[in-house]
RNA sequence: GUUCAUAUGGAGCAAACUUAUUGAAAGAUAAGGACGCAAAGCCCUGGGUCUAAAGAUUUAUAUCUAUGAUUGCCUGGCUGCAUUC
Repeated sequence: GUUCAUAUGGAGCAAACUUAUUGAAAGAUAAGGACGCAAAGCCCUGGGUCUAAAGAUUUAUAUCUAUGAUUGCCUGGCUGCAUUC
C1' cells in the first nucleotide's frame, strides 16, 4: 500500500408517575415502572440549587440562616466494564 473479514457479545443503572413507610420540610427507603445514562458506580473536596424544624429578628400569616438534602446540577477524588481504536 492492497484485499478480505469484523462493527459486537455479556450485561448494568433507573427519570416521571403509583403504592407503602419515614421526615418539620426539601427529600429518602422499598416494590412496581422506564425518561434516559459509557460511569446515571462510590465519596459532599469546592461551588450551585432546594428546604427552614430549632434559633434570631419582627406588627406579622413575614424575613434571615444549614447543623438538613441533592453525586440523574457541575467540579474534585477513587473504582469498574468493553474495544473493529

c-di-GMP-I riboswitch aptamer from Propionispira arboris, 85 nucleotides, folded computationally. Its Rfam family is "c-di-GMP-I riboswitch aptamer". Its family is annotated with cyclic-di-GMP binding in the Gene Ontology. The organism belongs to Propionispira, within Bacteria. The coordinates come from a structure-prediction model, not an experiment, and the mean pLDDT is 83.